[in-house]
RNA sequence: GGGUGGUUGGCGCAAUGGUAGCGCGUUCCCCUCCUAAGGGAAAGGUUCUGGGUUCGAGUCCCAGAUUGCUCG
Numbered sequence: 001g002g003g004u005g006g007u008u009g010g011c012g013c014a015a016u017g018g019u020a021g022c023g024c025g026u027u028c029c030c031c032u033c034c035u036a037a038g039g040g041a042a043a044g045g046u047u048c049u050g051g052g053u054u055c056g057a058g059u060c061c062c063a064g065a066u067u068g069c070u071c072g
């Protein structure tokens, strides 16, 4: 240099162009003599950045950033 994949709460990951969810974690409550386990609830998001298309974009298009894999 060519090709190709990833980037979404603290972490790991989902999400037919139409309300951004799940698990773990955190906080609170129940249960328990206490803890763990179990049950219930809540908080927490600039979906990497900037544009474009669209009534509407995490999703499609363009450019960039960053990080893997691969070829030479």
Base pairs, nucleotide, nucleotide: 001071002070003069004068005067006066007065010024011023012022013021018055026042027041028040029039030038048064049063050062051061052060
Molecule: transfer RNA
Organism: Cryomyces antarcticus